[in-house]
Molecule: transfer RNA
Organism: Candidatus Magasanikbacteria bacterium RIFOXYD2_FULL_41_14
RNA sequence: GCCCCCGUAGUUCAACGGAUAGAACAGACCCGUCCUAAGGGUAAGAUGUGUGUUCAAUUCAUGCCGGGGGCA
Numbered sequence: 001g002c003c004c005c006c007g008u009a010g011u012u013c014a015a016c017g018g019a020u021a022g023a024a025c026a027g028a029c030c031c032g033u034c035c036u037a038a039g040g041g042u043a044a045g046a047u048g049u050g051u052g053u054u055c056a057a058u059u060c061a062u063g064c065c066g067g068g069g070g071c072a
Base pairs, nucleotide, nucleotide: 001071002070003069004068005067006066007065010025011024012023013022018055028042029041030040031039048064049063050062051061052060
């Protein structure tokens, strides 16, 4: 330099182009207990970034950024 794949909560993963973007674990608070733990409950927390297509974009196209792989 060229080609391919990936980017969503702190982490690991979901989401036929249309629902309030869901779940598990972690963290917070409450219950629980003599204390701790197990267990239960509650709330919070995310679409890398710009542009485009579309009535509607996490999803499609493209530039950029970041990560991984292959070739040279």